[in-house]
Context: one part of a larger RNA
Molecule: small-subunit ribosomal RNA, central domain
Organism: Candidatus Ghiorseimicrobium undicola
RNA sequence: UUGGGUGUAAAGGGCAGGUAGGCGUCUUAGCAAGUUUUGGGUGAAAUCCCCCGACUCAAUCGGGGAACUGCCUAAAAAACUGCUAAGAUUGAGUGUGAUAGAGGAGAACGGAAUUCUCGGUGUAAGAGUGAAAUCUGUAGAUAUCGAGAGGAACUCCAGUGGCGAAGGCGGUUCUCUAGAUCACAACUGACGCUAAGCUGCGAAAGCUAGGGGAGCGAACAGGAUUAGAUACCCUGGUAGUCCUAGCCGUAAACGAUGAGCACUAGGUGUCGGGCUUUUAGCUCGGUGCCGUAGUUAACACGUUAAGUGCUCCACCUGAGGACUACGACCGCAAGGUUAAAACUC
Repeated sequence: UUGGGUGUAAAGGGCAGGUAGGCGUCUUAGCAAGUUUUGGGUGAAAUCCCCCGACUCAAUCGGGGAACUGCCUAAAAAACUGCUAAGAUUGAGUGUGAUAGAGGAGAACGGAAUUCUCGGUGUAAGAGUGAAAUCUGUAGAUAUCGAGAGGAACUCCAGUGGCGAAGGCGGUUCUCUAGAUCACAACUGACGCUAAGCUGCGAAAGCUAGGGGAGCGAACAGGAUUAGAUACCCUGGUAGUCCUAGCCGUAAACGAUGAGCACUAGGUGUCGGGCUUUUAGCUCGGUGCCGUAGUUAACACGUUAAGUGCUCCACCUGAGGACUACGACCGCAAGGUUAAAACUC
C1' cells in the first nucleotide's frame, strides 16, 4: 500500500461560509467519450509457465506451445455513466399568513446589594478562625438612620426550559438586524450534497494604546498551621477582571460522537406550531428519559444511533523521544500552525 478503523483502547478538523474537485431526482429523444461484444493489427528476443528433446542426471542448453492481462483500429449495441436538446416535481429555494425565543449590534433607563465619603444617634469593641493572630477601633469603629459618589453584576421568574453554526447568550425599554418553525401549496424547476486550498467567527488567559477601577483577586507582604509550608486557612493587596480600538487563535473549544440523505418497534415527559369529534386524540418541528430489532470488547447506543446503506471531507497505524528539534509561515511579544530523526523499550 491493500485492508481495518476513529464515544471511552491511536484516531472527527473548535465552528461556519465557500472555490477547485468528488458525488447527485424522474421522463423522452439523440450522440457514442466511458462501458460491453465481435473481427483485424501489434504486443522483438530472452525471461516466467506447459510439453518434448540433448549432455549418464541436475544445473545448463535446444525445439514447440501458451502467455505477454496492454495499445491501436473497424463494425455493432445503447441498459448504465457522460454529453446535447426538451420536459416534470417529490430534492432545494421563493411567496403569502402566523408563531416562539437570554440569537446579534447600538443607545437609554431601573432597583437591590457591596465599598467609600459627609452628617445624626450611640459606646467599646469589631472582624476573623478548627483555635488564633496579623488587621480595624476612644483621633469614636462595628451597629443603626439620612444624604451623596462610583463601578460591576442583574435576585425572584428559572425549567435535563428557550435561542445560536460553534464560541456562547439571562434586569427593563427603544432602534437596527440574522436565523428557525408551522400552515397554505401560489411560483422557480435539480438551482442540490460535501468540501482540499482559501476566507470569516472563535471562551478564558495574555499583549498594545487610551480610559475606568466598587467587589473579587494571580504576583507580593504579613499572620497562622507545620518537622518544614515558597501551599491549603486568615488580614491586606498590584496586574487583571470592566469600556473603546487593535492583536492573539488556543481549551476536557466535549455529545471526548464530522456534514448530508434514506430506511428500521414502541412507551413516557416537556417546548413551539397546526388540525380535530377538545379532561382527550392526530400531526409537524425541537428537547429529555426508558426501551425492541440490531450494534458493541464491555460500558452502553438505540428514529436526536454508536443500527442498516449511500456521498463527500478530516484523521489513526506500538510506547517513549515529541502538542519536541530543524525549516517554513503567522505574531509586538507570549507563542501558534505545520512537523521529523537518532536512540531506548